RNAcentral holds the sequence, with entries from MGnify.
Predicted 3D model of an 89-nucleotide RNA (SAM riboswitch aptamer (S box leader)) from uncultured Faecousia sp.
It matches the Rfam family "SAM riboswitch aptamer (S box leader)". Rfam links the family to the GO term regulation of gene expression.

RNA sequence: CUUAUCAAGAGUGGCGGAGGGAACGGCCCGAUGAAGCCCGGCAACCUGUUGAAUCAAGGUGCCAAAUCCGGCGGUAGACGAAAGAUGAG
Repeated sequence: CUUAUCAAGAGUGGCGGAGGGAACGGCCCGAUGAAGCCCGGCAACCUGUUGAAUCAAGGUGCCAAAUCCGGCGGUAGACGAAAGAUGAG
């Protein structure tokens, strides 16, 4: 850069000890324990593997809230775009 997906799913665990939810504006989560690490789990894409489904959990990924909400277009809403995330190329 191209392309697909982003309303599903996933912990009463151990260590740790104050931050975290991308940035900004909000709104939230957090000493009834944040980040991080380990264990555990989930199953989106790849893979096994095909006509499809199902299953597995090897690779990547993920495990509060719709990508937590908003911004730009749309009177507004629905919706779309942008930005972001993840996979594949």
The organism belongs to Faecousia, within Bacteria.